[in-house]
Molecule: RNase P RNA; transfer RNA
Organism: Planktomarina sp.
């Protein structure tokens, strides 16, 4: 210098004028994001629903270990795959619990079987019969261990070596797993569980339009469902058991229709928050100290314009510099956090790999 | 804001535990019939199964992400 891989930051700046929302008596001061988004996960918080245990149903997660309030997130590792490397991808439990599916082609698709073939015997000498084989061909996404040798009439784990696979032991590792030794000839054990399912673990439901309070207004209404007669009752949002609580003389409760309002306050923003230093840890992250720490609107504010500068694109010229024009990516809070995913013009920085050149 | 549902031909919809070439009705085109049109009969065209990726031998269907459309949801007594 060229090509490639990984990570991080930024995403216009300053000033003037006018305008909008919050706070404030005024002066003044504060006022969007890394994703505020999609609403895909996990929580905080609030109400319903009342506490414990077991079971069932439904939904979710799925190699191992750690982190965390929690997670389907993050970090580190293991196995598998890709790359020459840096590095990247990985929904990765179980198919001897059971059920199901594997179209077409093919002889045969899961449990056995033999189309073309190979070999032996017979005699009627063939497009024959009886038997042996599963090597070779062909089909398919997939054909029931692979390669090589021995062996045989021809063959075949029939036998042997190595590899693969099953079982067992030892060593290392917290573990996933890895290495090694012994053993089994292997039709035991094909694939699919992002098919049903099994195993382990997790989960009550609804959501700030939750919920509480104040004010205003109205016809302070109607219909239906539904149980008991003080219990062998009903309710407590799957069932059962135990405990406890509540209701019952037309009452509690539920559904629907009809009526009224379109107001205010709280919830509401300090957040499991951010940054720096020191320490533990490979890391995620944890501990300590210090500092910082004002959006809270509600048909919903955060905008417009001017000047200078930076970046982008274009044009011209006196070409390494000037001048002019253009004009700023994705997108914008709505109870709040932790993640994931998706969108994002351009700019800046760091680390690593390969090749070439120079020293 | 919050919660749910849907997307297959121009329109309305089927599509069977995933299977070979995805269908139906209406509409459209051509021809026949008719003096002409309608109706009728015969034939035909027309598909990014919303998009992207994955699982599988194989996806309209199963899984994940995205896009678009649509519905419900205030308070008081």
């Nucleotide at each position: 210098g060229c090509g490639g891989g990984g990570g991080g930051c930024u995403g216009g700046g300053c000033g003037g004028u006018c305008g909008c929302g919050g706070c404030g008596a005024u002066a003044g001061u504060c006022g969007a994001g890394g994703a505020a988004a999609g609403u895909c996960c996990g929580g905080a918080c609030u109400c319903c629903c009342u506490g414990a245990a077991a079971c069932a149903a439904u939904g979710g997660u799925g190699c191992c270990a750690g982190g965390u309030a929690a997670c389907g997130c993050c970090u580190g590792g293991c196995g598998g795959g890709g790359g020459a490397a840096a590095c990247c991808c990985u929904a990765g439990g179980g198919a001897c619990a059971g059920c199901g599916c594997c179209a077409c082609a093919g002889a045969a698709a899961g449990c056995a079987a033999a189309c073309u073939g190979c070999c032996u015997u017979g005699c009627a000498g063939g497009c024959c019969a009886a038997g042996g084989c599963a090597c070779a061909g062909g089909u398919g996404a997939a054909a029931c261990g692979g390669u090589g040798g021995g062996g045989u009439a021809a063959a075949a784990g029939c036998c042997c070596a190595c590899c693969g696979c099953g079982g067992g032991g030892c060593u290392g590792g917290u573990a996933a797993c890895a290495g090694u030794c012994c053993u089994g000839g292997c039709g035991a054990a094909g694939g699919c569980a992002a098919g049903c399912c099994c195993c382990a673990c997790c989960a009550g439901g609804a959501g700030c339009a939750a919920u509480g309070c104040c004010a205003a207004a109205u016809a302070g209404g109607a219909a239906c469902c539904g149980c008991a007669c003080a219990g062998c009752g009903g309710c407590g949002c799957g069932u059962u058991u135990c405990a406890c609580g509540c209701c019952c003389u037309g009452c509690a409760g539920g559904u629907u229709c009809g009526g009224g309002u379109u107001g205010g306050c709280a919830g509401c923003u300090a957040a499991a928050g951010c940054a720096a230093a020191g320490g533990g840890g490979c890391a995620a992250u944890c501990c300590u100290u210090u500092g910082c720490g004002u959006a809270g609107a509600u048909g919903a504010a955060u905008g417009a314009u001017c000047g200078c500068c930076c970046a982008u694109g274009g044009g011209c010229c006196u070409u390494u510099g000037g001048c002019c024009c253009u004009g700023g990516a994705c997108a914008a809070a709505a109870u709040c956090c932790g993640g994931c995913u998706u969108a994002u013009a351009g700019g800046c920085c760091c680390c690593c790999c390969g090749c070439g050149c120079g020293u | 804001g919050c919660c749910g549902c849907c997307u297959u031909a121009g329109c309305u919809c089927a599509g069977u535990u995933g299977g070979u070439u995805a269908g139906a009705g209406c509409g459209c085109c051509u021809g026949a019939u008719u003096g002409u049109g309608g109706a009728u009969c015969a034939g035909g065209a027309g598909g990014u199964c919303c998009c992207u990726g994955g699982u599988u031998c194989g996806a309209g269907a199963c899984c994940a992400g995205g896009a678009g459309g649509u519905g419900g949801u205030a308070c008081c007594a």